This is a predicted complex of two RNAs, RNase P RNA and transfer RNA, with 447 nucleotides together. It holds a member of the Rfam family "Bacterial RNase P class A". The family's RNA type in Rfam is ribozyme. Its mean pLDDT, the model's own confidence on a scale to 100, is 76.
[in-house]
RNA sequence: GGAGUUGGCCAGGCAAUCGCCGCCUGCUUAGUACUUAGUACUUUUGCAGGGGGAGGAAAGUCCGGGCUCCAUAGGGCAGGGUGCCAGGUAACGCCUGGGCGGCGCAAGCCGACGACAAGUGCAGCAGAGAGAAGACCGCCUAAGUGCCCUUGACUCGUCAGGGACACCGGUAAGGGUGAAAGGGUGCGGUAAGAGCGCACCGCGCCGCUGGCAACAGUGUGUGGCAAGGUAAACUCCACCCGGAGCAAGACCAAGUAGGAUCUCGUACGGCGCGGCCCGCGUUGAGAUCGGGUGUGUUGCUGGAGCCAGUGAGCGAUUGCUGGCCUAGAUGAAUGAUUGCCCAAGACAGAACCCGGCUUAUCGGCCAACUCCAAUU
RNA sequence: GGUCGGUUGGCCGAGCGGUUAGGCAAAGGUCUGCAAAACCUUGUACAGCGGUUCAAAUCCGCUACCGACCU
Numbered sequence: 001g002g003a004g005u006u007g008g009c010c011a012g013g014c015a016a017u018c019g020c021c022g023c024c025u026g027c028u029u030a031g032u033a034c035u036u037a038g039u040a041c042u043u044u045u046g047c048a049g050g051g052g053g054a055g056g057a058a059a060g061u062c063c064g065g066g067c068u069c070c071a072u073a074g075g076g077c078a079g080g081g082u083g084c085c086a087g088g089u090a091a092c093g094c095c096u097g098g099g100c101g102g103c104g105c106a107a108g109c110c111g112a113c114g115a116c117a118a119g120u121g122c123a124g125c126a127g128a129g130a131g132a133a134g135a136c137c138g139c140c141u142a143a144g145u146g147c148c149c150u151u152g153a154c155u156c157g158u159c160a161g162g163g164a165c166a167c168c169g170g171u172a173a174g175g176g177u178g179a180a181a182g183g184g185u186g187c188g189g190u191a192a193g194a195g196c197g198c199a200c201c202g203c204g205c206c207g208c209u210g211g212c213a214a215c216a217g218u219g220u221g222u223g224g225c226a227a228g229g230u231a232a233a234c235u236c237c238a239c240c241c242g243g244a245g246c247a248a249g250a251c252c253a254a255g256u257a258g259g260a261u262c263u264c265g266u267a268c269g270g271c272g273c274g275g276c277c278c279g280c281g282u283u284g285a286g287a288u289c290g291g292g293u294g295u296g297u298u299g300c301u302g303g304a305g306c307c308a309g310u311g312a313g314c315g316a317u318u319g320c321u322g323g324c325c326u327a328g329a330u331g332a333a334u335g336a337u338u339g340c341c342c343a344a345g346a347c348a349g350a351a352c353c354c355g356g357c358u359u360a361u362c363g364g365c366c367a368a369c370u371c372c373a374a375u376u
Numbered sequence: 377g378g379u380c381g382g383u384u385g386g387c388c389g390a391g392c393g394g395u396u397a398g399g400c401a402a403a404g405g406u407c408u409g410c411a412a413a414a415c416c417u418u419g420u421a422c423a424g425c426g427g428u429u430c431a432a433a434u435c436c437g438c439u440a441c442c443g444a445c446c447u
Stems, first nucleotide, its partner, number of pairs: 001372010012341007020053002023050005030042005055347001059358002062356005067245004074278004079241005084098005099113001100111004114236002119234002121230002136175002138171003144167003148163007183201006202225001203223003206219005249298003259289006269283005305324008342345001377446007386400003394430001402418005423439005
């Protein structure tokens, strides 16, 4: 200097003017209460001043938790989820560290990564055969049967030998089909072959060593190989999950009143606990007609909060100390105009809150590390 | 704001691991003097991307769009 990897940060800036939504202070209008000087309160009127006002994803709603109601969230079944090991956490499908596998020269990155040697299922087409299978081509003719050729012997139609073919067969080395054909290489062996035998490699089991563990290493050990693929197929194993969601729920005022008709039931019943049973609570329930009624207040933002320092830990994370307050709307605010600057401004707008993941995103800055080239 | 469901030719719609049915419409042909009807024939259809699997419309994840319900 070039190429790259990982982590973190920023998200146009400044100024002026006019607006929008909360909060605080002061004055003021009205009402109420106490009391005659005023004071206090209010969901009261207006004005002035001060200070605050979207994000890294506010998004998707994919996970987890808080909060609220239902029983304090109970037992069982069904159902759903997660899935190498250890740790972190309020919890998680997240994060950190490690193991194993894959990619990269490397820094580093990626992985739904338990079990198909418990059972069941699935595999179209092609192919001989698709599940402890299979003989289409090829290889073989040792054993058996038939027939033909040939050689020899003689008691002339029998015996013995050789060869070819067919049948019955053997064979999983080779070819071919397929995504996949039941360990690999070599030697021996055989009629030809084959873990049939042996050596090495691979695999399983057992033991030992290291490690909390996943796992790794190892053995004159053991098994001749048995156990193909698929669980984002059913299933098995281990662990986790009660349901609903701020349109939850609470308060105030009003209302569900009082009525009419019909059906079921009068407790072994109905309703609630949002799948079912037990259990618990409660007690008549449902339908139709008719009648009546709020675009109220709250929940609402001070929290597993942020920043700095320091201790523990490889790290995620966590302890302690100090400091800070940083949107809270409900037709729903955060905008518009002008000027200057340069790197020319992307994706995008809170609606109960928080921790994650995923998706979208113009560009810029910082730190650490790797590789290549050159120079010293 | 919250909770669910869906997407298969131009339209409707079946299929839920193994070459995507069927109907309507369209185009061409036969028939006819010309049409209609009838008959025959035809076609870049699984919303997009990624994963699991030998194989995905189907199973899993993400994204886009459409619809329903809750005051």